[in-house]
Molecule: SAM riboswitch aptamer (S box leader)
Organism: Bacteroidales bacterium
RNA sequence: GAUUUAUACAGAAGAGUGGAGAGAUUAGGCUCUGCGAAACUCUGACAACCUCCCCCACAAGGGAAAGGUGCCAAUACCUAAAUCUCGGGCUCGGGCUCGGGAUGAUUAUAAAUU
Numbered sequence: 001g002a003u004u005u006a007u008a009c010a011g012a013a014g015a016g017u018g019g020a021g022a023g024a025u026u027a028g029g030c031u032c033u034g035c036g037a038a039a040c041u042c043u044g045a046c047a048a049c050c051u052c053c054c055c056c057a058c059a060a061g062g063g064a065a066a067g068g069u070g071c072c073a074a075u076a077c078c079u080a081a082a083u084c085u086c087g088g089g090c091u092c093g094g095g096c097u098c099g100g101g102a103u104g105a106u107u108a109u110a111a112a113u114u
Base pairs, nucleotide, nucleotide: 001114002113003112004111005110006109007108008107013043014042015041016040017039021032022031023030026080027079028078029077044072046070049068050067051064052063053062054061076106082103083102084101085100086099087098088097089096090095
């Protein structure tokens, strides 16, 4: 890097360095930011995928948080990128357009395999 599975409307801060961006940008919005963005470091918190313990044939379930990760603005900030479906408007039909729902896709994280 690839594949598979699971999860994603919950939760969680300070300091130092730094000095203008950031939120996945492919696009449109919206928001945060010199009352200091990104990034890096230290400490702390949150959570519970691996790990450990209980239970179990196994799984599921429960517990711990020392270790391996992760994570600490806003639903993955919102919408679109595809399919199906419901409703409204225009319309002879076809079609166009607006809004809702579901699934998928995309992305992120963990574990396993390669």